[in-house]
FMN riboswitch aptamer (RFN element) from Promicromonospora iranensis, 135 nucleotides, folded computationally. The coordinates come from a structure-prediction model, not an experiment, and the mean pLDDT is 81. Taxonomically the source falls in Promicromonospora (Bacteria, Bacillati, Actinomycetota, Promicromonosporaceae).

């Protein structure tokens, strides 16, 4: 130094503005934002994953006198939107232009953006570090 287990540690943004109104950072107008992996060239719109939401699916925990909750893990459904044009050997990904998406819950008004679940989870990391074994 290499392989390989294991545990740690990291790991998501828009910190607006003006108008109407009793009342909106929700409406209208202008802004601002874009996890992870892959794709013959760089991706919020291609193609997977991941959270979140469901299970009358299965295991394993715990509480109750009991009916019955409760929270893990695995699986299993669900999940939103892109056009031309140009360059080039190759781009729905770059350059130019126009456009479209954005859970649940909450809040004298309707939320991508305020507030909560989250100090949480977690997809992955030529990201670093720890032990252990092998060589």
């Nucleotide at each position: 130094a290499c392989a390989c287990g294991u545990g740690c540690u990291c790991c998501g943004g828009g910190g607006u503005c003006g108008g109407u109104g009793u009342a909106a950072u929700u409406c209208c107008g202008a802004g601002c934002c874009g996890g992870c992996g892959g794709u013959g060239a760089c991706a919020g719109u291609c193609c997977g994953c991941g959270a979140c939401c469901c299970g009358c699916g299965u295991c394993c925990u715990u509480c109750g006198c009991a009916a019955g909750g409760a929270g893990g893990g695995c699986c299993g459904g669900u999940u939103g939107a892109u056009c031309u044009g140009g360059u080039g050997a190759a781009a729905c990904u770059c350059c130019a232009g126009g456009a479209c998406c954005g859970a649940c819950g909450g809040u004298g008004a309707a939320a991508g953006u305020c507030c909560g679940g989250a100090u949480g989870g977690g997809a992955g990391g030529a990201a670093g570090c720890a032990c252990g074994u092998g060589c």

It matches the Rfam family "FMN riboswitch aptamer (RFN element)". The literature on the family includes a 2002 paper in Nucleic Acids Res by Vitreschak et al., "Regulation of riboflavin biosynthesis and transport genes in bacteria by transcriptional and translational attenuation". The sequence was found by an Rfam model in a public genome assembly.